[in-house]
RNA sequence: AGAGUUUGAUCCUGGCUCAGAAUGAACGCUGGCGGCGUGCCUAACACAUGCAAGUCGAACGGUAACAGGGGAGAACUUCGGUUUUCCUGCUGACGAGUGGCAGACGGGUGAGUAACGCGUAGGUGACCUACCUUUGAGUGGGGGAUAACCCGCCGAAAGGCGGGCUAAUACCGCAUGACACGGUAUCCAUAUCGGAUGCGGUCAAAGCCGGGGAUUUUCGGACCUGGCGCUCGAAGAGGGGCUCGCGUCGGAUUAGCUAGUUGGUGGGGUAACGGCUCACCAAGGCGACGAUCCGUAGCCGGCCAGAGAGGGUGAUCGGCCACACUGGAACUGAGACACGGUCCAGACUCCUACGGGAGGCAGCAGUGGGGAAUUUUGCGCAAUGGGGGAAACCCUGACGCAGCAACGCCGCGUGGGUGAGGAAGCAUCUUGGUGUGUAAAGCCCUGUCGACGGGGACUAAGGUUGUUUAGUUAAUAGCUGAGCAGCUUGAAUGUACCUGUAGAGGAAGCCCCGGCUAACUCCGUGCCAGCAGCCGCGGUAAUACGGAGGGGGCCAGCGUUAUUCGGAAUUACUGGGCGUAAAGGGCGCGUAGGCGGUUCGGUCAGUGAGAAGUGAAAGCCCACGGCUUAACGGUGGAGGUGCUUCUCAUACUGCCGAGCUAGAGGAUGGGAGAGGGAAGUGGAAUUCCUGGUGUAGCGGUGAAAUGCGUAGAGAUCAGGAGGAACACCGGUGGCGAAGGCGGCUUCCUGGACCAUGCCUGACGCUGAGGCGCGAAAGCGUGGGGAGCAAACAGGAUUAGAUACCCUGGUAGUCCACGCCCUAAACGAUGGACACUGGGUGCUGCGGGUGUCGACCCCUGCGGUGCCGAAGUUAACGCAUUAAGUGUCCCGCCUGGGGAGUACGGUCGCAAGGCUGAAACUCAAAGGAAUUGACGGGGACCCGCACAAGCGGUGGAGCAUGUGGUUUAAUUCGAAGCAACGCGAAGAACCUUACCAAAUCUUGACAUCCCUCUGAAAAGUCCUUAAUCGGACUCCUCCUUCGGGACAGAGGUGACAGGUGGUGCAUGGUUGUCGUCAGCUCGUGUCGUGAGAUGUUGGGUUAAGUCCCGCAACGAGCGCAACCCCUAUUGUCAGUAGCCAGCAGGUGAAGCUGGGCACUCUGAUGAGACUGCCAGGGAUAACCUGGAGGAAGGUGGGGAUGACGUCAAAUCAUCAUGCCCCUUAUGAUUUGGGCUACACACGUGCUACAAUGGCGUAAACAAAGAGAAGCGAGCCUGCGAGGGGGAGCAAAUCUCAAAAAUAACGUCUCAGUUCGGAUUGUAGUCUGCAACUCGACUACAUGAAGCUGGAAUCGCUAGUAAUCGCAGAUCAGAAUGCUGCGGUGAAUACGUUCCCGGGUCUUGUACACACCGCCCGUCACACCAUGGGAGUCGGGAAUGCCCGAAGCCAGUGACCCAAGCGAAAGCAGGGAGCUGUCGAAGGCAGGUCUGAUAACUGGGGUGAAGUCGUAACAAGGUA
Repeated sequence: AGAGUUUGAUCCUGGCUCAGAAUGAACGCUGGCGGCGUGCCUAACACAUGCAAGUCGAACGGUAACAGGGGAGAACUUCGGUUUUCCUGCUGACGAGUGGCAGACGGGUGAGUAACGCGUAGGUGACCUACCUUUGAGUGGGGGAUAACCCGCCGAAAGGCGGGCUAAUACCGCAUGACACGGUAUCCAUAUCGGAUGCGGUCAAAGCCGGGGAUUUUCGGACCUGGCGCUCGAAGAGGGGCUCGCGUCGGAUUAGCUAGUUGGUGGGGUAACGGCUCACCAAGGCGACGAUCCGUAGCCGGCCAGAGAGGGUGAUCGGCCACACUGGAACUGAGACACGGUCCAGACUCCUACGGGAGGCAGCAGUGGGGAAUUUUGCGCAAUGGGGGAAACCCUGACGCAGCAACGCCGCGUGGGUGAGGAAGCAUCUUGGUGUGUAAAGCCCUGUCGACGGGGACUAAGGUUGUUUAGUUAAUAGCUGAGCAGCUUGAAUGUACCUGUAGAGGAAGCCCCGGCUAACUCCGUGCCAGCAGCCGCGGUAAUACGGAGGGGGCCAGCGUUAUUCGGAAUUACUGGGCGUAAAGGGCGCGUAGGCGGUUCGGUCAGUGAGAAGUGAAAGCCCACGGCUUAACGGUGGAGGUGCUUCUCAUACUGCCGAGCUAGAGGAUGGGAGAGGGAAGUGGAAUUCCUGGUGUAGCGGUGAAAUGCGUAGAGAUCAGGAGGAACACCGGUGGCGAAGGCGGCUUCCUGGACCAUGCCUGACGCUGAGGCGCGAAAGCGUGGGGAGCAAACAGGAUUAGAUACCCUGGUAGUCCACGCCCUAAACGAUGGACACUGGGUGCUGCGGGUGUCGACCCCUGCGGUGCCGAAGUUAACGCAUUAAGUGUCCCGCCUGGGGAGUACGGUCGCAAGGCUGAAACUCAAAGGAAUUGACGGGGACCCGCACAAGCGGUGGAGCAUGUGGUUUAAUUCGAAGCAACGCGAAGAACCUUACCAAAUCUUGACAUCCCUCUGAAAAGUCCUUAAUCGGACUCCUCCUUCGGGACAGAGGUGACAGGUGGUGCAUGGUUGUCGUCAGCUCGUGUCGUGAGAUGUUGGGUUAAGUCCCGCAACGAGCGCAACCCCUAUUGUCAGUAGCCAGCAGGUGAAGCUGGGCACUCUGAUGAGACUGCCAGGGAUAACCUGGAGGAAGGUGGGGAUGACGUCAAAUCAUCAUGCCCCUUAUGAUUUGGGCUACACACGUGCUACAAUGGCGUAAACAAAGAGAAGCGAGCCUGCGAGGGGGAGCAAAUCUCAAAAAUAACGUCUCAGUUCGGAUUGUAGUCUGCAACUCGACUACAUGAAGCUGGAAUCGCUAGUAAUCGCAGAUCAGAAUGCUGCGGUGAAUACGUUCCCGGGUCUUGUACACACCGCCCGUCACACCAUGGGAGUCGGGAAUGCCCGAAGCCAGUGACCCAAGCGAAAGCAGGGAGCUGUCGAAGGCAGGUCUGAUAACUGGGGUGAAGUCGUAACAAGGUA
């Protein structure tokens, strides 16, 4: 520091996700030790048991218990004493009690609290403060009670009542006293209840202990002295109360709240200010700078994270606050409205004798419960701290320790060295090997931790006794301080630590390995099981699931989950945006607010600087030092961005004052304009009405129909009515803020602009709320209504057509008034100001020069367009009219969907508008641009693509293939073009893969091993359906004699075998687009990039063929050419071919001699190149025409098939990975099947006839094949054929006859002398065998069919059509296939249309690429949610009722010791009663909120459902 994920790819926007760190954690697997920390986050739920606050006898009366002493008695006795009873508070002490101090601290918890609660900085002239410190003064003299105790009574208990005795540092008077308090006076300060001084008034106390010379004594004491107390003051320290500035969560779908409310006066109350409380008076107070209400929450130092700013958090430790079962209340006290106090009410639990009582773990342990989850009913007061005490000491679940828990952090170990036969095992494997791996073993060592043994601290300071000294004092007592000595105090703990012994011995796991992200293989599984943080894996070869081997990471831990920050500049202060990605308000006016020209002066609030205070400690950071190190802890420093105070500065901002004129406004003079409102007026056109003329149609459409018309339409003429809109001008012209505004005239009226530079003097800009305007549609009332026209009706179209088209037609459109308030209200671009190259139009006003013009040129200001520089932008684009550079203000955005929906509020007559969520769901949704593909987009071009022609198919019969069906099986494959006379160049058996039956199991076939045999094969016979099996005949080779070769039989296991699966695992081969003209690369250039350029453009071509141009220049694969055949010809050669000439010769014949001229054969050359001419074209390429030529612009044909597409075809040609079968999915055999047959389709053959059929007798090919072959002549049969066998391995012989054609004859338009299916009979041939199931022959039979619907195919010249011939396969079996020649046409105007293709361009929401994408209803399942008659809870208020405890007030006939009084009585106090307030409770109507509900609304999600086709292309109606 970034990365993954939207796309075919790219850039951007944007969300989601990951890598980091952290935690009071939990869960899974695992677990050796130690140190230091931490440990109910949930039920502030309920609690058994024990403990957590007591102490003081030096305050007091005392003596229940313990110990001691004393006294009396008794028993026993070793006479020392022991035991025991009673008395005695005498001593140490001490239960209960009186009294004092402390229980307000310490400890817990976070429920409540949005608050002066907390934080920070102040104030207190408005206050309090026990214990402690300092200081001043004092501590005199009296009194009456009361607990305990005793007696009695009530009660189950808790507890209570009555009578009696008694003490105090308990209580109460009196005295004394001012500096205290209050009054008053003066002075000083002062915003205030401040301070000082004087005068008069009022208020106090308590004693206890130690010691003691003299005096005294009741022997206690008095008295003196010391200490501790006590009282009244003053001050300090520490602690608190109150108050104030600032800060402190979310919601405006909470906008108004408030009656003690705000203020005043007076009374009361408080420690103190104050509506704190009360009476009266006034009507205020708070609030968009967010009151009130609702939700949530203890706050902070800090902690986590971050570069920081910001964010999150508030465990442990520390500060503050609040609370103590829930609610209320006061009492006591210095302090409480009190966790382990009191009273009341409520709920709950417990006890009970049923009358009544008791209790409060959010103290430490512990229990139940809740929960994913959080410990021991431990030890000790040794240390630190606290309370009491004079002290010893006591108490202390504070605290110190220990226990449990890997909960966290830190440290250590589980060994080290050597060791290659690179062991075994395991994994993999290409069978060679490789990995695990120096890892192990082995050898040599060491000894941390643990185990056992031994030694052994620190934490301890104090306390007490003795003693020395100083102070106090009359004192060498005593007390206090300092020193010395003795004794003594440790829970943790025999711990830390040190040391010895033995022995590698006891100590490693977890997660991950597709990318992000370090780390790869095998097996299993087969969209199953499963994984997954995101993208995504899994459908038979999974580095993604599970296991294993190996590897990577971390390590006593490792992963997961949850949460927080980060990454996220993804709420942007630092540090974002708004033309098209989310986002500019529809527009204006204007309030608050924000911001604001220029000069001078003042001020110093902001701002800057310095200083001071504070910012607790701990923490963080730095330094040093302590535990062996570290964690941890110690000391010191730094920092703490904040707040407060003082001082200084005065540029800028603010504020105050005075000016200025450049902003803004006014005045004057002009012209432009569909600016607005009102009134009037004009012509054209449509429609309607009336009349005339006139006759059969009109109208409408793609075509029609509905409609109108013989009752006279339409057309035409004349007249009239009425409403609406204003042709031409008219224009990226004008005006307006926007919406918007269009005939003409008049009236009223707004704004802008130009000129002048007279006036004002910053008067400005923006603008949350607010107010106004606001197209169309819509609503209300009343008019109006010609045309147009939702709805509606009819006609068409269509599968349907609630549409598009047509005929009608009502609201509406128009006017007046009133509402509505929304638009793609768009420049998808808020307003204002300033600045920043230009060019060229239009428009309004002005200035200047010039030959004065309806002119030209230059120029200023305003408006409105286009093109473009810099700059900017993701790109497109914008560009002085900014989307550039800056300033100010407003509005708005923060992933998509849900949703502009729901609820609430508000506006509206309604429709609806404005405001505006959440649950849930997805990993995207988007913008711009790129390359393709596609379009019922465009341009250009090509092709038997159409057209023009010729002949077919589709109809018939048959052949053949396919589908379907059937079957035991009808083996398998091929499936639009590009499967279907295809694999198959040939299924009777075989083939054959299928079926039935029978048989074999190392096998029909290959290699290896062992044993035996000498053959095997062949022939004959038996058996069988056949194979198999059996018998007989026949019958090996080499040799060193061991054996070997070969073959057979038997055996063993390795293996064979498979036309079993997967063509979607593959190789190879092939089809297709397509013989279409394309497909790319290098370098350069352009672009952020994908990419572009080149390859586009202008011409041209069959062609990316060539030329020219050009940021391109070159190159490659394709095209073309090179190759073959063919057309002409030269040369060479001349048999088996040929025969012109010469000779011979026959019945005939190149038959023979001879020849190679010709034909031909086959080898090698020539020839054609736009080379020549003319014209066109650009002087090019090239085109057109011509000459010559056998052939002319590629002469014709073939071979040749670019990058790629179709997961195209083939595992059944072959090869092959993996999987599967192994007495069978292998192998053998017989028979059957592949040949089935209601049907459907493809491809063909033969026909339907006279351009023909039949008959007779004649003519002319090419290319082939032939030895298990072709087979001549001859004989024979009607024929297929048979017999026979010449010739020929073939330019020699044979197949072999070519046929159409031509000639002659016949038939005469008919189901025929057409057509030949089907069938019968008899045959032939092949073959082991023609039944299923061959071909052919003869005779007989003689079906359909008379030219074929919709539709569809081939062909552009030696082609189509037509005619025959040959070959492969093959025993036999072509109408198929592959070749060959014969005869031999027609037509092409042309490119509008159909199909396919190419190039350029355009649109795109497609990229699996239109056979694409995609929308909505309905049906089903699930999920969350709105409404809902209601129902059930909860919260906070309000009103009324009741009214506990308690304070206060009143009353107080009853009660009362202290003082006064002789007494009566008084003063004073209390119970009781009453009243105000008052918790809980009750009643009532509202309000907020939650849960739930028949039914209901939409929404989301889901692999294959239904209906249509809305959108994306002109998406077929933009």
A computed fold for a 1518-nucleotide RNA from a metagenome, annotated as small-subunit ribosomal RNA. Its Rfam family is "Bacterial small subunit ribosomal RNA". Its family is annotated with structural constituent of ribosome and ribosome in the Gene Ontology.